[in-house]
Context: one part of a larger RNA
C1' cells in the first nucleotide's frame, strides 16, 4: 500500500453531478397526533414518556413481587416540508435501463345476427365458442372530479344513385386467308363453312358525382389604424382561409432568446417554489386541467445523525512483504 471492520477532539455536508457510502432510528406499553381527504385513509403520521422493583450472594448466584407490557446478543421503520410524472395492486429490455415505459379497471368509437365477425392453415380443419350483442373481434384513451370548443375544403369510411367514364363477355355490320365451282384461263372471280381483324350497341363495381361523418387521418391565419401625458387597444379597416385555437394551462419533461421579470427560500441560488405572459413551438380522448391514496420514480429543501467532508489518526482481522 490493499481489503473487511472498530473507534476517533473540535466542528457537522463546508464532500459531492447527487448525503453515494455510513451514522442515525428501530422492539413492546402508554399519552399523543396537522394540513388534506374520494371520509376509508393520511397514521406507526409528528412528538413525548417507560421499559422495572425488592430481599439475599464473594459474584452477573439463589429467591420473590407487580403490571397490558419489563429489547441481553442476534433480530429490529430515520422523519417532515415541497413541486413534477404516472390513479392505484401489477407487467418489462433473461446478462448495463424497472421508469414517467407497458398493462390495468373506467372511457368512448367501430365491425359481427351466428355456417358470425375476426385469425391459422393449400385444403380437410381448428381457435372465437360447447359463446350468441349484458357476446366476441379491431383502434384510440386511460382511476375518479370537473370538462372535451370550431373546421367535412383534403385523404379516410359510410350512405345514394340520376348523369359522364370503365373489363372481360355478347354483338347487328364490315373484313383477311381458305375452295366447290365459274368464265372472256400466262390469270381473274368465288357460295357455304372454317378463319384473321375491325366493330355501333349492351355491359357490374370503382371512379367522377350528390350527401354525411372529427373520442375517423388531420387543420385551427396576417396587416394597419384607434381612448383627452404616455403605454396599450374594449373597437374599425382590410386581405386570405374549410375553419381561423374556445375552457383550461402556460419561461412548463413544451421557453430558442434566457441565469425572461417580480417575489420566496440562502450571507451569496444557471436548480427549486409561487406569480407575469411577449405560448421560437401547450390545448382538449396521439385527452385538457386538477386529484386524496399509492410510488426500490424523479426536482428542489430542512431536523435529526454522522470520517463525506476540514484533515488527518489509532486499533483488529485477511492479503502484499520476508523466510521455510
Nucleotide at each position: 500500500c490493499u481489503c473487511u471492520c472498530u473507534c476517533u477532539a473540535a466542528g457537522g455536508a463546508a464532500c459531492u453531478c447527487g448525503g453515494c457510502a455510513a451514522a442515525a432510528u428501530g422492539g413492546c406499553c402508554u399519552c399523543g397526533u396537522a394540513a388534506c381527504u374520494u371520509c376509508g385513509g393520511g397514521a406507526g403520521a409528528a412528538g413525548a414518556g417507560g421499559u422495572a422493583c425488592c430481599c439475599u450472594u464473594u459474584a452477573u448466584u439463589g429467591g420473590g413481587u407487580u403490571g397490558c407490557a419489563a429489547g441481553a446478543a442476534c433480530c429490529a421503520g430515520a422523519c417532515g416540508c415541497u413541486g413534477g410524472c404516472g390513479a392505484c395492486u401489477g407487467u418489462u429490455u433473461a446478462c448495463c435501463a424497472a421508469a414517467a415505459a407497458c398493462a390495468c379497471a373506467g372511457g368512448u368509437c367501430u365491425c359481427c345476427g351466428c355456417a358470425a365477425a375476426g385469425u391459422c392453415g393449400u385444403a380437410a380443419g381448428a381457435c372465437g365458442a360447447u359463446a350468441u350483442a349484458u357476446g366476441g373481434g379491431g383502434g384510440c384513451u386511460g382511476a375518479c372530479a370537473c370538462c372535451u370548443g370550431c373546421c367535412c375544403a383534403g385523404u379516410g369510411c359510410c350512405g345514394g344513385a340520376a348523369g359522364g367514364u370503365u373489363a372481360a363477355g355478347g354483338a347487328a355490320g364490315c373484313u383477311u386467308g381458305u375452295u366447290a365451282g365459274u368464265c372472256u384461263u400466262u390469270g381473274a372471280c368465288g357460295a357455304a363453312g372454317c378463319u384473321c381483324g375491325c366493330g355501333a350497341c349492351u355491359g357490374a363495381a370503382g371512379c367522377c358525382c350528390c350527401g354525411g361523418u372529427g373520442a375517423a387521418c388531420g387543420g385551427c391565419g396576417g396587416c394597419c389604424g384607434u381612448a383627452a401625458c404616455u403605454a396599450u387597444a374594449a373597437c374599425g379597416g382590410u386581405c386570405c382561409u374549410a375553419a381561423g385555437g374556445u375552457a383550461g394551462c402556460g419561461a412548463a419533461a413544451u421557453u430558442c432568446c434566457u441565469u425572461g421579470u417580480c417575489g420566496g427560500g440562502u450571507a451569496a441560488g444557471u436548480u427549486c417554489c409561487g406569480a407575469c405572459c411577449c405560448g421560437c413551438a401547450c390545448g382538449a380522448a396521439a385527452g385538457g386541467c386538477g386529484u386524496a391514496a399509492c410510488g426500490a420514480u424523479u426536482u428542489g429543501g430542512a431536523c435529526a445523525c454522522u470520517g463525506u467532508c476540514u484533515c488527518g489518526g489509532a486499533g483488529a482481522g485477511g492479503g502484499a512483504c520476508u523466510c521455510g
Large-subunit ribosomal RNA, domain IV from a seawater metagenome, 324 nucleotides, folded computationally. Rfam family: Bacterial large subunit ribosomal RNA.